[in-house]
RNA sequence: AGAGUUUGAUCCUGGCUCAGGAUGAACGCUAGCGGCAGGCUUAAUACAUGCAAGUCGUGGGGCAGCGCGGGUAGCAAUAUCUGGCGGCGACCGGCAAACGGGUGAGGAACAUGUACGCAACCUUCCUUCGACUGGAGAAUAGCCCCUCGAAAGAGGGAUUAAUACUCCGUAACAUAAAGAAGUGGCAUCACUUUUUUAUCAAAGCUUCGGCGGUUGAAGAUGGGCGUGCAUCUGAUUAGGCAGUUGGCGGGGUAACGGCCCACCAAACCGACGAUCAGUAACUGGUGUGAGAGCACGACCAGUCACAUGGGCACUGAGACACGGGCCCAACUCCUACGGGAGGCAGCAGUAAGGAAUAUUGGUCAAUGGACGCAAGUCUGAACCAGCCAUGCCGCGUGAAGGAUGAAGGCCCUCUGGGUUGUAAACUUCUUUUAUAUGGGAAGAAAUGUGUCGGUUCUCCGACACUUGACGGUACUAUAGGAAUAAGCACCGGCUAACUCCGUGCCAGCAGCCGCGGUAAUACGGAGGGUGCAAGCGUUAUCCGGAUUCACUGGGUUUAAAGGGUGCGUAGGUGGGCAGAUAAGUCAGUGGUGAAAUCUUUCGGCUUAACUGGAAAACUGCCGUUGAUACUAUUUGUCUUGAAUAUUGCGGAGGUAAGCGGAAUAUGUCAUGUAGCGGUGAAAUGCUUAGAUAUGACAUAGAACACCAAUUGCGAAGGCAGCUUACUACACAAUUAUUGACACUGAGGCACGAAAGCCAGGGGAGCAAACGGGAUUAGAUACCCCGGUAGUCCUGGCCCUAAACGGUGCGCAUUUGCUGUAAGAGGAAUCGACCCCUUUUGUGGCGAAGCUAACGCGUUAAAUGCGCCGCCUGGGAAGUACGGCCGCAAGGUUAAAACUCAAAGAAAUUGACGGGGGCCUGCACAAGCGGUGGAGUAUGUGGCUUAAUUCGAUGCAACGCGAAGAACCUUACCUGGCCUUGACAUGCAAGUAGUAGAAUCCUGAAAGGGAGACGAGAUAGCAAUAUCAGCUUGCACAGGUGCUGCAUGGCUGUCGUCAGCUCGUGUCGUGAGAUGUUGGGUUAAGUCCCGCAACGAGCGCAACCCCUGUGUCCUGUUGCCACCCCUUAAUUGGGAGCACUCUGGACAGACUGCCUCGCUUCAACGAGGAGGAAGGUGGGGAUGACGUCAAGUCAGCAUGGCCCUUACGGCCAGGGCUGCACACGUACUACAAUGCCCGGCACAGAGGGGAGCAAGACCGUUAGGUGGAGCAAAUCCCAGAAAACCGGGCCCAGUUCAGAUUGUCGUCUGCAACUCGACGGCAUGAAGCUGGAAUCGCUAGUAAUGGCGCAUCAGCUACGGCGCCGUGAAUACGUUCCCAGGCCUUGUACACACCGCCCGUCACAUCAUGAAAGCCGGUUGUACCCGAAGUCGCCCCUCAAAAGGUGCCGAAGGUAUGGCUGGUGAUUGGGAUGAAGUCGUAACAAGGUAACC
Repeated sequence: AGAGUUUGAUCCUGGCUCAGGAUGAACGCUAGCGGCAGGCUUAAUACAUGCAAGUCGUGGGGCAGCGCGGGUAGCAAUAUCUGGCGGCGACCGGCAAACGGGUGAGGAACAUGUACGCAACCUUCCUUCGACUGGAGAAUAGCCCCUCGAAAGAGGGAUUAAUACUCCGUAACAUAAAGAAGUGGCAUCACUUUUUUAUCAAAGCUUCGGCGGUUGAAGAUGGGCGUGCAUCUGAUUAGGCAGUUGGCGGGGUAACGGCCCACCAAACCGACGAUCAGUAACUGGUGUGAGAGCACGACCAGUCACAUGGGCACUGAGACACGGGCCCAACUCCUACGGGAGGCAGCAGUAAGGAAUAUUGGUCAAUGGACGCAAGUCUGAACCAGCCAUGCCGCGUGAAGGAUGAAGGCCCUCUGGGUUGUAAACUUCUUUUAUAUGGGAAGAAAUGUGUCGGUUCUCCGACACUUGACGGUACUAUAGGAAUAAGCACCGGCUAACUCCGUGCCAGCAGCCGCGGUAAUACGGAGGGUGCAAGCGUUAUCCGGAUUCACUGGGUUUAAAGGGUGCGUAGGUGGGCAGAUAAGUCAGUGGUGAAAUCUUUCGGCUUAACUGGAAAACUGCCGUUGAUACUAUUUGUCUUGAAUAUUGCGGAGGUAAGCGGAAUAUGUCAUGUAGCGGUGAAAUGCUUAGAUAUGACAUAGAACACCAAUUGCGAAGGCAGCUUACUACACAAUUAUUGACACUGAGGCACGAAAGCCAGGGGAGCAAACGGGAUUAGAUACCCCGGUAGUCCUGGCCCUAAACGGUGCGCAUUUGCUGUAAGAGGAAUCGACCCCUUUUGUGGCGAAGCUAACGCGUUAAAUGCGCCGCCUGGGAAGUACGGCCGCAAGGUUAAAACUCAAAGAAAUUGACGGGGGCCUGCACAAGCGGUGGAGUAUGUGGCUUAAUUCGAUGCAACGCGAAGAACCUUACCUGGCCUUGACAUGCAAGUAGUAGAAUCCUGAAAGGGAGACGAGAUAGCAAUAUCAGCUUGCACAGGUGCUGCAUGGCUGUCGUCAGCUCGUGUCGUGAGAUGUUGGGUUAAGUCCCGCAACGAGCGCAACCCCUGUGUCCUGUUGCCACCCCUUAAUUGGGAGCACUCUGGACAGACUGCCUCGCUUCAACGAGGAGGAAGGUGGGGAUGACGUCAAGUCAGCAUGGCCCUUACGGCCAGGGCUGCACACGUACUACAAUGCCCGGCACAGAGGGGAGCAAGACCGUUAGGUGGAGCAAAUCCCAGAAAACCGGGCCCAGUUCAGAUUGUCGUCUGCAACUCGACGGCAUGAAGCUGGAAUCGCUAGUAAUGGCGCAUCAGCUACGGCGCCGUGAAUACGUUCCCAGGCCUUGUACACACCGCCCGUCACAUCAUGAAAGCCGGUUGUACCCGAAGUCGCCCCUCAAAAGGUGCCGAAGGUAUGGCUGGUGAUUGGGAUGAAGUCGUAACAAGGUAACC
């Protein structure tokens, strides 16, 4: 100090979350020791038991109990008597009990904190100073006796003491009253001196030392009262208050005071927040934070309040009293039922509550307190101990060496390696801690006792002795032995730390983002690792991070946020100069700011925590002395801010009245005839009763064309024909006047579009609602025909708008350019225009600057100042409740529960659009031929089946994998068999009659049996060993089993479309942009030009192959012109290589040349010449970055999973060929451009040895016999066919078409039944050109004709791949359909439009509002009753008490309000919820632009 999370990515806004620190904590797992601290945060709930406040006999009467002494009885034990002594229960009396200890309920207040004041006060004990301490008296408790009562207790009688009580005397510097003089102050006044009068004291005890008592003054201490300032939240609490505010007079108090009372007045408090409601003990401080702050107020310390709830007084110096009293109430206990007793928020402890908090301990040794002369007694204050890892601090659980890097675990690419890991073992060493056995503190100084000394009694000093709960504790010595001692959390990112197995959107995790659907570093386990460590994690809470309430230190055009606008009150702020004051401000100084805490420093415990001393600090408050710049107050003055006057000027500024024409509608009349109107197309509607159209006249209401414009005016809303009247304003110029009169503006007041409301008018057009017609799946809409409120006027309400510049008002400062409106001045002119300067308004572009960006930019969103409004994540919600306003509609003010991790702004790249522009493509159009109809073939779906194996499924599956399913193939089914296996490698054992094997049996075969005969290789002389083979066993083989969504490789598709990128530079905060866009051009990101780009790569093109022309070379198997021989023959041979051809090299084409076009001497285009070929000549191969989780685990390879006498292997038979049906792709046809018969011509490219096969013969034929030739430019397949010539058919289901079927054959093959092809004869189906729809093709193409090849025994081939022959038509063009490219635009899409997304309804859950009411809490008001008690009065009395009574008065009751909570049939909306229903409102022009 930051990080994660909105997006495909970016920047910003903004929330949520995390990392840190802390705690009186709790929970989970774990646990060796010590020190120091801390320990009911909840029920101020209820409490058993014990203890927590007594003491004094030197105040008193006394003697119940104990001890001693004595007496009596007794042998004694013992009994009894005896206040004589020590002492002392109960009692009288004194002091204490008001401290100490606990708790935080109440209280928002002078309670607390701080600083002052009391001229308005008190103070026991203590200190100092002064005075006094004389006399007398009457009682009472106790004790004794009696009575009542269960008890608690009560009553009566007799007797008695005091430091108890009373009286008298004395007394003032006391108190009270009256007076005089003086001084001082702060208003009332205070003080000093003095005069007079009146009133009030006391207590004794004693060891004679002393301790006391009374009074007065002063001090100290402790209190009381008053005041300034500080002190939580809510305005959905705005008015409150009757003793209320003040006065006069009394009462009361220690004292002032409405504290209380009578009377008088009507005040007093409040927006600087009264009152009311909620919450809370306050502070020093504590936690956190850089600080400012924020949160808290355990322990320790100061203050307050309380003591079961409430009230009250008494005593006393002090209380309205925790361990005192009285009364009421609730609760508990005792009871003889008549009555009584009690108060742990003291220390322990119990119950309850709770996540949760300790012992019914020891001691007064120390410190402190009460009493006492003292010894001493008491002290749950205190000091100690016990329990608890609750916290902080410290220590330990060993150290060094030690590699075969052991074993085991885990992982892997597995004969091996890595890791655990110097870790262990092992060797050496140490002994803190623990254990055992010894020694053993400080805390103790006083007091007391004794002795001695000084000394005036008293008192002081020295020495000795005595007193320790903790505790035999701390500390220390010795002994032995690594011995007694490690866990917890985490390991996807944030955040340090990774692998395997299991699981399979299950189980589960999770602080946020998010993991898990078969390869999970995120779940669970393991190994390993990381972090802390006697602890570690989790939960809760606080601060921080959060500058996320912003004083320090935020914002407000578009993210949340400027009030709709003005006027103006309070308030805030305010021009120049001079003077005065000194409130703010600044400086010095004084007081205070308790201690502790924090900080610094020096010490003490072995260290630290802890603790002692000192310093600093306590940022504050109060006083005092100064300063006077600024602010303030005040005095004087000024003119520049502001305003006024004067002269002009401007305008749809406002109000009222009047007037005008065009249009529309209606009415009357006229002309005139069949339609009009309306729409995408129609219909409803109007019209022969005369419409529409046209003309004339009349009537009505509303709105004002052109001018007209980023024009003008107004505060905003808003304002538009013309004229007049009234009225407001801006601006300019000029002098003059006032003299800061100003700015802003919470509340307040006024204005405020449209719609709406009330009353009265008006109503032409338009037009919610409504009716009808269309559209549609529907159409409560969009479109059409009608049409009422309303729109208009007058008066009164409403008060809201996307009331927007989404930009509050005012002032000032800061480069400019250019329009326009209204003025003024200058120059110029005859007068103007033009031009220049200047002011105000209104626009555009832009410097600097600002901004997240977009953008703003002298009209700021720049730079400053002043004031106001508003914002603080999204939703719920501008909603509920409450208040105010309104006739209503509604407006205004304005939440929460709950829910989400986002919601959002701007910009970027894509994709998309029923957005735009440009361009391309057999995309359309123009043509030719098809498909879709028929039959058949073939593939697919479906159905069927034991099986009909599997895959491919829009384009881009469907004559596809399959270039060939009768068996095989074959993966499927049925049945029969095999189990180290049909196949590979290794290990071990066995094996010479071994391996092999004719042959035989069984069987459908596979398989299972028998079996004459019968071996081998290498080394060695040999024995023998090894190998091969076989058998057995073990590792393993095998799998067309699953996952193409784990993969490699290969392939399809967009698409042979022209695109896809990079380096450097530049621009941008950035994603990104630029380049690649633009102007031309191209088949092309092809090329040229321009340009913050310059270059480059993958693609395009070219290089490669075939083909088209030529040259050269080559010359057999090719060729045959010429020559020779030969033949019936160009038949054959020779000779030859000219030509064709073969196959090698080369040439050729490049817009090279000409003309024209184009902004360019460009690219390029058009035409032409030449040329075999002309503008990439034609064809092929070649497929960029990428997309589709496209296809393929069944071609192959391969991770993982699965099977292992089977999901492996062998065999036979069957199936893949199954058939109500549907689709795709083909073939053959429907005929005359045809069919049949005969004749006859011309190819190319291929194949051939288990092969192609000639000639010849046989068969009608398929074919057969036989075999020349040929491993091929030689021989063969091999007859090309269409075409052409001649003949027939004559438009018909035919001499078309050939399905189907019968029968006879041929061939292949172990085998043609399921299930082959072909041939002959016979049979002769549908079909006469094909609905909606749809396909291919732009030239040697379509169409049409045949030929060949692969696979292959044969074949389902009509398929596929090639070859050559014949050989067209058409393209105006790019509006439309489809696909694609580039630019641009919008976007709420990014899984990218097959996107996103809205609302009702239905279901479930949750929180919440309303609701007839019901039940509580709290707080008022009125009245009734009224305890205790103070006070007053009465009565009685010597007096007091008692008694009676009055006021007040707690609790209670009755009635009625306020506030608040719970609950409530029903009801309202809201939120949430993998796959519900209906539509499609929004996002693109979202298909009717959206929105308020």

The RNA shown here (small-subunit ribosomal RNA) has 1492 nucleotides and comes from an uncultured bacterium. The prediction has a mean pLDDT of 85. It matches the Rfam family "Bacterial small subunit ribosomal RNA". The sequence is in RNAcentral, with records from ENA.